[in-house]
Parts: sequence; structure tokens; C1' cells
RNA sequence: GCUUCCGUGGCGCAGUCGGCAGCGCGCGUCCUUGGUAAGGACGAGGUCACGAGUUCGAAUCUCGUCGGAAGCU
Repeated sequence: GCUUCCGUGGCGCAGUCGGCAGCGCGCGUCCUUGGUAAGGACGAGGUCACGAGUUCGAAUCUCGUCGGAAGCU
């Protein structure tokens, strides 16, 4: 330099058939207990890496940029 894949909550990830952004762990409050742990209920937390385009509508499609991984030269 070229090719492919990845970037989504604090962490690990799903969602790629364009139409409400979700799961597990973690965090907070409460219930349960004599008190912990375990268990249960509820909740907070996201400019979906960044910018532009297409579209009535983009995490999803297109282009560019940045970062990471693998391969080739």
C1' cells in the first nucleotide's frame, strides 16, 4: 500500500428483511431475612465511532474519515 471483518449503556454482546434500541452481568431503590448471601419487584443509564448522502423514515443502504483485528504484498 491492497483486501476482509469489527465499532451499539460501565463491561460482554444481539438487533444488518429500513418503521418503538434490546439481552446478560454490573449499578440504584424496595421486598424477603434477626443480619448477610442467595432470590424477587421496579428503575436509572445510549447524540448506535464521526461526517455527509439516499429515503416519508437509517443502528440497518451508499460514500468519506477515524480507531481496532486478521490476511496479502